Background:
The RNA shown here (SAM riboswitch aptamer (S box leader)) has 99 nucleotides and comes from Ureibacillus acetophenoni.
RNA sequence: UUCUUAUCAAGAGAAGCGGAGGGACUGGCCCGAGGAUGCUUCAGCAACCAACAUUUAUGUAAGGUGCUAAAUCCAGCGGGUAAAUCCGAUAGAUAAGAA
Numbered sequence: 001u002u003c004u005u006a007u008c009a010a011g012a013g014a015a016g017c018g019g020a021g022g023g024a025c026u027g028g029c030c031c032g033a034g035g036a037u038g039c040u041u042c043a044g045c046a047a048c049c050a051a052c053a054u055u056u057a058u059g060u061a062a063g064g065u066g067c068u069a070a071a072u073c074c075a076g077c078g079g080g081u082a083a084a085u086c087c088g089a090u091a092g093a094u095a096a097g098a099a
Stems, first nucleotide, its partner, number of pairs: 001099008013042005021031003025076004043068003048064002051060003072091001077088004
């Protein structure tokens, strides 16, 4: 990097550094000098893998990841509806496995 499977309306922030864009892409809409995004430390959430216990489906949270603005922020393609909106797909993210 590619493929397969599963999940994505819940949950969880402080300090320090730094100084302009950021929220994957496009459009919208937001966040941001009252300092965002990012990096580091600490803390927390969650329970995919592993571990342990056990009633085999739950529990625990010291391991490997992940996450801690907004539903994956909303939409993008197709279908239903007068519309609000609903369903599915694509794309994206994460985990586990494989090449």

It matches the Rfam family "SAM riboswitch aptamer (S box leader)". From the family's description: The SAM riboswitch is found upstream of a number of genes which code for proteins involved in methionine or cysteine biosynthesis in Gram-positive bacteria. Gene Ontology term of the family: regulation of gene expression. It was read from a public genome assembly, where an Rfam model found it. NCBI's taxonomy places the organism under Bacteria, Bacillati, Bacilli, Caryophanales, Ureibacillus.